[in-house]
Molecule: small-subunit ribosomal RNA
Organism: uncultured bacterium
RNA sequence: AGAGUUUGAUUAUGGCUCAGGACGAACGCUGGCGGUGCGCCUAAUGCAUGCAAGUCGAACGGCGUCUAUACCGACUCGUCGGGAUAGGGGCAGUGGCAGACGGCUGAGUAACACGUAAGUGACCUACCCCGAAGAGGGGGAUAAUCCGGAGAAAUUCGGCCUAAUACCCCGUAAGCUCUCCCCGACACGUCUGGGAGAGGGAAGGUUCUCGCUUCGGCGGGUUCCGCUUUGGGACGGGCUUGCGGCCUAUCAGGUAGUUGGCGGGGUAACGGCCCACCAAGCCUAAGACAGGUACCCGGUGUGAGAGCACGAACGGGCAGAGGGGGACUGAGACACGGCCCCCACUCCUACGGGAGGCAGCAGCAGGGAAUCUUGCGCAAUGGGCGAAAGCCUGACGCAGCGACACCGCGUGGGGGAAGAAGGCUUUCGAGUUGUAAACCCCUUUUCUCGGGGAAGAGCAAGGACGGUACCCGAGGAAUAAGCCUCGGCUAACUACGUGCCAGCAGCCGCGGUAAUACGUAGGAGGCGAGCGUUGUCCGGAUUUACUGGGCGUAAAGGGCGAGUAGGCGGCCCGCCAAGUCCCAUGUGAAAUCUCCCGGCUCAACUGGGAGGGGUCGUGGGAAACUGUCGGGCUCGAGGGCAGUAGAGGAGAGUGGAAUUCCCGGAGUAGCGGUGGAAUGCGUAGAUACCGGGAGGAACACCCGAGGCGAAGGCGACUCUCUGGGCUGUCCCUGACGCUGGGGCGCGAGAGCAUGGGGAGCGAACCGGAUUAGAUACCCGGGUAGUCCAUGCCCUAAACGAUGGAUACUAGGCAUUGAGGGUAUCGACCCCUUCAGUGCCGUAGCUAACGCGAUAAGUAUCCCGCCUGGGGAGUACGGCCGCAAGGCUGAAACUCAAAGGAAUUGACGGGCCCCCGCACAAGCAGCGGAGCGUGUUCUUUAAUUCGAUGAUAAGCGAAGAACCUUACCAGGGCUUGACAUGCUUCUGAAAUCCGCCGAAAGGCGGACCUCCUUCGGGACGGAUGCACAGAUAUUGCAUGGCCGUCGUCAGCUCGUGCCGUGAGGUGUUGGGUUAAGUCCCGCAACGAGCGCAACCCUUGUCGCUAGUUGUCUUUUCUAGCGAGACUGCCUCUAACAAAGGGGAGGAAGGUGGGGAUGACGUCAGGUCAGCAUGGCUCUUACGUCCUGGGCUAGAAACACGCUACAAUGGCCGUUACAGAGGGUUGCCAAGGAGCGAUCCGGAGCUAAUCCCAAAAAGGCGGCCCCAGUUGGAAUUGCAGGCUGAAACCCGCCUGCAUGAGCGUGGAGCUGCUAGUAACUGCAGGUCAGCACGCUGCGGUGAAUACGUUCUCGGGGGUUGUACACACCGCCCGUCACGUCAUGGAAGUCGGCAACACUUGAAGUCGCUGGGCCAACCCCAACGGGAGGCAGGCGCCGAGGGUGG
Repeated sequence: AGAGUUUGAUUAUGGCUCAGGACGAACGCUGGCGGUGCGCCUAAUGCAUGCAAGUCGAACGGCGUCUAUACCGACUCGUCGGGAUAGGGGCAGUGGCAGACGGCUGAGUAACACGUAAGUGACCUACCCCGAAGAGGGGGAUAAUCCGGAGAAAUUCGGCCUAAUACCCCGUAAGCUCUCCCCGACACGUCUGGGAGAGGGAAGGUUCUCGCUUCGGCGGGUUCCGCUUUGGGACGGGCUUGCGGCCUAUCAGGUAGUUGGCGGGGUAACGGCCCACCAAGCCUAAGACAGGUACCCGGUGUGAGAGCACGAACGGGCAGAGGGGGACUGAGACACGGCCCCCACUCCUACGGGAGGCAGCAGCAGGGAAUCUUGCGCAAUGGGCGAAAGCCUGACGCAGCGACACCGCGUGGGGGAAGAAGGCUUUCGAGUUGUAAACCCCUUUUCUCGGGGAAGAGCAAGGACGGUACCCGAGGAAUAAGCCUCGGCUAACUACGUGCCAGCAGCCGCGGUAAUACGUAGGAGGCGAGCGUUGUCCGGAUUUACUGGGCGUAAAGGGCGAGUAGGCGGCCCGCCAAGUCCCAUGUGAAAUCUCCCGGCUCAACUGGGAGGGGUCGUGGGAAACUGUCGGGCUCGAGGGCAGUAGAGGAGAGUGGAAUUCCCGGAGUAGCGGUGGAAUGCGUAGAUACCGGGAGGAACACCCGAGGCGAAGGCGACUCUCUGGGCUGUCCCUGACGCUGGGGCGCGAGAGCAUGGGGAGCGAACCGGAUUAGAUACCCGGGUAGUCCAUGCCCUAAACGAUGGAUACUAGGCAUUGAGGGUAUCGACCCCUUCAGUGCCGUAGCUAACGCGAUAAGUAUCCCGCCUGGGGAGUACGGCCGCAAGGCUGAAACUCAAAGGAAUUGACGGGCCCCCGCACAAGCAGCGGAGCGUGUUCUUUAAUUCGAUGAUAAGCGAAGAACCUUACCAGGGCUUGACAUGCUUCUGAAAUCCGCCGAAAGGCGGACCUCCUUCGGGACGGAUGCACAGAUAUUGCAUGGCCGUCGUCAGCUCGUGCCGUGAGGUGUUGGGUUAAGUCCCGCAACGAGCGCAACCCUUGUCGCUAGUUGUCUUUUCUAGCGAGACUGCCUCUAACAAAGGGGAGGAAGGUGGGGAUGACGUCAGGUCAGCAUGGCUCUUACGUCCUGGGCUAGAAACACGCUACAAUGGCCGUUACAGAGGGUUGCCAAGGAGCGAUCCGGAGCUAAUCCCAAAAAGGCGGCCCCAGUUGGAAUUGCAGGCUGAAACCCGCCUGCAUGAGCGUGGAGCUGCUAGUAACUGCAGGUCAGCACGCUGCGGUGAAUACGUUCUCGGGGGUUGUACACACCGCCCGUCACGUCAUGGAAGUCGGCAACACUUGAAGUCGCUGGGCCAACCCCAACGGGAGGCAGGCGCCGAGGGUGG
């Protein structure tokens, strides 16, 4: 630091995804040790049990106990009992202090709760410290104990007694408190200024000692600890204020104690904190109010930073203690382990009533993916109490559990190649695991055992941790490795299994029979006591852009305007100092972070020092810029004056042309309409023509890339009213400016409301056509509407898809308006300034296209808007509207893209150019018939298989009776029908004979090889093992070969140039050609594969040679040459290429024919010709045999043959070829037969002989237009040939039989000259079988105007949402199922607020007839002061009811 993913490729946009770091984690697999940390994120759910806050006897009375002393009593004479004194330790209670700290949790809280900085002249502060002064005199109770009572219990009532540092009163007193008066300063509730009045305190204990004593004690002095009043300090708090930190505007208005005042109450203290009265304020777009969420911070994670996210542990603050309310005590609480009340829950109960609060430490249940021991100790640190000893302390220090995190260590080190075995792979050679192991040498961290053994502790003792850390010794490589991944991103590859199955997956995507992507194995990569996965946060993401983005076409400029708040703002001078900048100072706790140094062996961890950290406070300073204030200026802006163009707006009026309708005339059969028609109109007189009239709407020509307006928009003419612009002048004002959230106005068309109007046009609607349909396009009608007035609506591709303003930055051309100059008689022309409107273009910008002074360039200011696609401009809510609907505007869910520009192709019922028997023009056919052959389909035991539009179908097959043969049935064989090697045995096997059998084969018998160095070998057989074999499968694993586009003219490369790039250029263009053939031009210049030529053949001539040809020449055969090149002439063309015509020539512009097939396309065809990877079969999917089948038959298709006849058929007769074949062959002559054929055997290994008769043709005759003397199918009989064998299933002959068929629908095929057509001949295959195939000659035409159309092809161009490329892509409805969301008569629940009602505890107020020790009066009774219970009232948690 980036990468993957939209495309055939490219570029930019844009989203999604990944690599990093982090965690209070969890889950899966695995797990050796130690250190340091951390450990209920969920149910602020409920809790058994134990512990977590007590302490003080030096405040007090008492109780019991122990010890000592003496006394008394009893007796078993050393014990027991009793009271007394002294002492020790203890206990409940009274009293004091603590319990408001420490510990836990984060529910609530959007708030002065928190952070930061200030204020408090508006306040408090126990214990502690410093200072001042004091502590005198009295009094009455009460708990405990005891007695009695109630109750199950908790607990409680009554009575008698008693103490205090408990309580009360009096005295004294201030510098304390309150009130008033005067003076001063001030921050005005302050200040140790002065005066007057009033109020107002206390407690003792202990040590030592002295004195007195009725031995109980009392008094004095003293030590320490306390006590009272007061000043100050310290610590800790209360209250107030500025600033700061969440989301939603689909929450826009909120508020009645509300805002303020006066007076009072209350508090430590200010304050509507509370109350009475008065006023009507207060907050809010700089976001009030409401809703949602959330403890806040130091900090933590991440990040380059700015930021973003978070707020575990540690530290500060706040809040809470089952939910809610309340006060009491106190210095401090509205109080976690206190109290009262209500509610919920749990427990006890004798049913009357009680008890309880782990969000303390452990622990349990529950919830949850998930979070520990009911441990040890107060040794240390800290806290409470105490004079102290000490006690208490789940704070804390430790230990335990957990790989939860971070850090450290180990599981060994060195040597060791026969590269062992095994595994895996293999091209079978080997490779790999791999120096890895074994083996040898060494070490001992760790481990086990044994020994020693801390620091942490202060003056002494005292150590939970701990027999721990650490040290020493011994033993022995011993006790210790896994997890994930291996298609790309991303580091690491093979085999097998599986076969769109099972599965994987973060994204792209893998899996449909060779998967580096699934599973397993081997190997490899990564990390390592861990490794992966999941979740969350930051990063990457400049993808919310402050740093640091955009808006013509990718998402994005508001439809337009004037203008409010706000933001921004010209030139000069002065003042101030708010912003800004500098310095100083205060603060920003500690911890954390960074740097340096130190301590644990290192590190984590930790100690010390320094640094850093704020939109903060205060003081001082600077004055450029911004700002405030003041003064000035004129260029911005506005105005005046003089001109000027215009469909700018509104109203009123006027005009002509045209359409339609009405009337009249004249006139007759059609008109109209269309691609063609029809509906329609017309003999009741239309259309066409003329005249007259009515009415509505729109304004031809002028009209222009023209003008005006902010936009929408504006078009006849005249008048009235009215807005804006431009030019000139430089006269006036003096920054008055720009933009503009919200609000306001305008806003095409359609639509709505009311009332008019209605000629034409014309949604809907009705007809006619078209069509498969035609709710359309076309035609005939036609209602709203279009028009007017008034009022709504408020949208648009409201577009330049480009907001407004200002300034700057090359030019050229055109045009509108105004001005100046020049010129002229004058208009024009020409030069020039300003303002507009257009085109081209430089720099620059842009992803490109393009923009380019009318910017999309360079800058500034202000506004609006965007943040992936779909869902969706939808839903809900709100606002507007009469409605239609508009404005605002989500989410769930879903996708890995959607989209822009440009590129190359392909395609188009786009365009242009060109070619081809492509059409057209012709000739002959096919398609109809019968037959042949092939195919489909069907049938079958099998009808073997393949080929399937063109590019399968007389194709593989140049020839299926057996064989072939791959198929079927049956019968056999199993190292096999065939190849090679090895082991063992054997001398047979073949052959012959016999038997069985359909054959193959089996069984039996006969026969029984050659060489030899005697071991054996050759040959053959048998046995066993390796292996053979397969026309089984995959042509989508392949080679080779072939078809096709296409004999089409194309396909590319190097260098250069252009483009960010894909790519382009070259190869396009102008001509020309059969041709990317050639010429010219050109940022291209060259080159390659194709084209052409070279090759074969044919046509002419020459030469040479010649058998079997030939009388010689000639012909012929074979070979070598010549010839043709647009070479010559002429015309056209561009002085080109080339073309037209001509001459000569056998042949003329490629002379005819053939061979030859570019880059590539169709996963085209072939595993059955061959080869071949993989897979499959192995007494069978191999192999042999017999028989059958491939020859079936309703039907369909393809290719042919023969015909339908007279240009013919039949009979007779008579000519003329070429190219081939022939020795298991061709077969002559001659003979037989009607014939097929047979007999025969000459000749020929072939220019010699044979096949061999060529046929159409010629000549002569018959037939006479008919299903015939056309046509031959079919069938019968009789024959011939081949062959072991013609039944299934061959060919031929004769006789007989004589079917369909009378020229063929739509449609389709071939052919442009020696061609088509007609006509025979030959060959290959082959025993036989040819209408097929391959060749050969004979006879021998017609037509081509032309390129509109069909098909195919080439080039250019254009559009594209196609690229599997139009056989593409893709839209909507419907059906079924699933999911998400909205609505729905309703129904159920939650939260909050409000109204009414009820109202606990409790404070406060009033009352207080009942009750009461202290003080006062009184001798007393009694009374007073004061208080308590009780009652009432305000408030009040909660409950109820309601909308």